[in-house]
RNA sequence: GUCCCGUUCGUCUAGCCAGGUCUAGGACACUGGGUUUUCAUCCCAGCAACAGGGGUUCGAAUCCCCUACGGGACGCCA
Numbered sequence: 001g002u003c004c005c006g007u008u009c010g011u012c013u014a015g016c017c018a019g020g021u022c023u024a025g026g027a028c029a030c031u032g033g034g035u036u037u038u039c040a041u042c043c044c045a046g047c048a049a050c051a052g053g054g055g056u057u058c059g060a061a062u063c064c065c066c067u068a069c070g071g072g073a074c075g076c077c078a
Stems, first nucleotide, its partner, number of pairs: 001074007010028004020058001030046005051067005
């Protein structure tokens, strides 16, 4: 330099291929409440994310392009 893949709650992830059924679901963590003499466990509720920008579309986490970051493959010798 070229090409490929990835990026979603604090963490791990589902959803992406095949747009709508998702004002993005789950687990753990955290917060509040209940239970308990207390703690733990357990139960209930809450909080919290689509890397940034642009495009296509009635509609984008999802498709396309650019950028950023991370990973990988090839090349560098003439």
Transfer RNA from an uncultured Opitutia bacterium, 78 nucleotides, folded computationally. The sequence was found in a public genome assembly. The prediction has a mean pLDDT of 80.